[in-house]
Predicted 3D model of a 179-nucleotide RNA (Lysine riboswitch aptamer) from Halalkalibacter nanhaiisediminis.
RNA sequence: GCAUGGGGUAGAGGCGCAAAGCGAAUGAGUACACUUUGGGAGUUACUGGCAGCGUGGAACAAAGUAGAAAGGUCAAUUUGCCGAAGCGUGGGGAGAGGUCAGUUCUAACCAUAGCUGGGUCGUUGUUAAAUAAGCAACGAACUGUCACUGCAAGGUUGCAGUGGAGGACUAUUCUCGGU
Numbered sequence: 001g002c003a004u005g006g007g008g009u010a011g012a013g014g015c016g017c018a019a020a021g022c023g024a025a026u027g028a029g030u031a032c033a034c035u036u037u038g039g040g041a042g043u044u045a046c047u048g049g050c051a052g053c054g055u056g057g058a059a060c061a062a063a064g065u066a067g068a069a070a071g072g073u074c075a076a077u078u079u080g081c082c083g084a085a086g087c088g089u090g091g092g093g094a095g096a097g098g099u100c101a102g103u104u105c106u107a108a109c110c111a112u113a114g115c116u117g118g119g120u121c122g123u124u125g126u127u128a129a130a131u132a133a134g135c136a137a138c139g140a141a142c143u144g145u146c147a148c149u150g151c152a153a154g155g156u157u158g159c160a161g162u163g164g165a166g167g168a169c170u171a172u173u174c175u176c177g178g179u
Stems, first nucleotide, its partner, number of pairs: 005175007014082001016081005023074002033065006042053003045103006085116003088112004095105002117143002120140008145164008
């Protein structure tokens, strides 16, 4: 000095990812509450027990009065970032409820060398009040990156095609051994 293995630091993709608060729309003239009429014995997430309410009228239905909220979303702002983040699997268990037991659903959180480079559009499914948005699968072109091939230029770049994946890529630096 070169190449390689391992480690550190910094960085790029772009309608890039996630979170927070303020405001707004939607939720919704819905739920709940009250009145009237009908109804006629049940009712409080499901099952069972206790407790409560109920013939002084339960569930349910209609009309009227009055009338929310949460989750999710939107614009800009701020913050943290580039496996950002999301999903799957396993664990977990606040809560759903007046209480106990069981069942069911589920948040925060933890693990994971399981999957996805990224956003957009479309179809299907799922969640949701929703034709919003999220998530999953499939497909389409686009885009970033690297490799290979070809062409042109001329010192290393541009264009085109094909393919791979983020455990990657680019830059820089440290270190082991070898030559």

The coordinates come from a structure-prediction model, not an experiment, and the mean pLDDT is 79. Taxonomically the source falls in Halalkalibacter (Bacteria, Bacillota, Bacilli, Bacillaceae).